[in-house]
RNA sequence: GUAUUGAAAGGGCAAACCAUCUGAAAAGGUGGGACGCAAAGCCUAGGGUCUAAGGUUAUAUAAAACUAUGAUCGCCUGGUUGCCAUG
Numbered sequence: 001g002u003a004u005u006g007a008a009a010g011g012g013c014a015a016a017c018c019a020u021c022u023g024a025a026a027a028g029g030u031g032g033g034a035c036g037c038a039a040a041g042c043c044u045a046g047g048g049u050c051u052a053a054g055g056u057u058a059u060a061u062a063a064a065a066c067u068a069u070g071a072u073c074g075c076c077u078g079g080u081u082g083c084c085a086u087g
Stems, first nucleotide, its partner, number of pairs: 002087002005085002012037002017032006035074001041080003045077003048072003054067004
């Protein structure tokens, strides 16, 4: 330096749930807490999934349907960066 390598050591992150805050919602932040994770570090570039404020359609004392510009990197692919060791 490199690998479609991860037994060991030092460690790292933090699901569900609870409290609180933000948000129309999905969901996210903070604190507690650990289901798990060799990138469960980062990026929406492509796709999937979730939500529907706003908009459109439709109907009438109403329900409803469609639609991301919203969300998810702990859904996948891709890009990019990294600790220690082994080959």
Background:
A computed fold for an 87-nucleotide RNA from Alkalibacillus aidingensis, annotated as c-di-GMP-I riboswitch aptamer. The coordinates come from a structure-prediction model, not an experiment, and the mean pLDDT is 85.